[in-house]
This is a predicted structure of a 114-nucleotide RNA (SAM riboswitch aptamer (S box leader)) from a Bacteroidota bacterium.
Rfam family: SAM riboswitch aptamer (S box leader). Rfam's curators write: The SAM riboswitch is found upstream of a number of genes which code for proteins involved in methionine or cysteine biosynthesis in Gram-positive bacteria.
The coordinates come from a structure-prediction model, not an experiment, and the mean pLDDT is 78.
RNA sequence: AACUUAUCAAGAAAGGCAGAGGGUAAUGGCCCUGUGAAGCCUUGGCAACCCUGCGGUAUUAAUCACACCGUAGAAGGUGCCAACUCCAUCCUGCACGCAGAGGAUAGAUAAGUC
Repeated sequence: AACUUAUCAAGAAAGGCAGAGGGUAAUGGCCCUGUGAAGCCUUGGCAACCCUGCGGUAUUAAUCACACCGUAGAAGGUGCCAACUCCAUCCUGCACGCAGAGGAUAGAUAAGUC
């Protein structure tokens, strides 16, 4: 890099360097930004997955293990700390002045496989 699975309406600061961009495919919007963007460093925080305990479901003759659900905890490994993944694009259906819903695609993060 690719594939599989799960989640994505919540949550989360300050300082230093730096000096013009950024909001993670593309396009169109809209927004943030010299009252300091991106990036780097320090400290802090959040809690999605991996982690630990407890309870339950399922299975079993029963127990353990595996799998699933809930709950509590930790912050070790990643990750994250503007706006729903910022909104929309494709499909369904509704509306037809506008909006709201569901799905798909794509993206992000984690775990596993290779």

Overview:
Of the family's consensus pairs, 97% are formed in the model.